[in-house]
A computed fold for a 72-nucleotide RNA from a Candidatus Pacearchaeota archaeon, annotated as transfer RNA. Its Rfam family is "tRNA". Its family is annotated with triplet codon-amino acid adaptor activity in the Gene Ontology. The prediction has a mean pLDDT of 80. Taxonomically the source falls in Candidatus Pacearchaeota (Archaea, Nanobdellati). The sequence is in RNAcentral, with records from ENA.
């Protein structure tokens, strides 16, 4: 330098182009408990950035950025 893969809560991870973006762990509050780091209820929390296509984009396309890999 060229090519391929990849990017979603703090972490891990779902989502035929149409749902209020779902879940697990973690976190917070409350309940329970002799105590709690165990158990129960509730809650907050995410689509890498900019464009494009579309009635509608997490999803498709382009460029960029980060990460991983291959070739030279």
């Nucleotide at each position: 330098g060229c090519c391929c893969c990849u990017a979603u809560a703090g972490u891990u991870u779902a989502a035929c182009g149409g749902a209020u973006a779902g879940a697990a762990c973690g976190c917070a509050a409350c309940c329970u408990u002799g105590c709690g780091g165990a158990g129960g209820u509730u809650g907050a929390a995410a689509u890498c950035g900019a464009g494009g296509u579309u009635c509608a984009a997490u999803u498709c396309c382009u460029c960029g950025u980060g990460g991983g890999g291959g070739c030279a």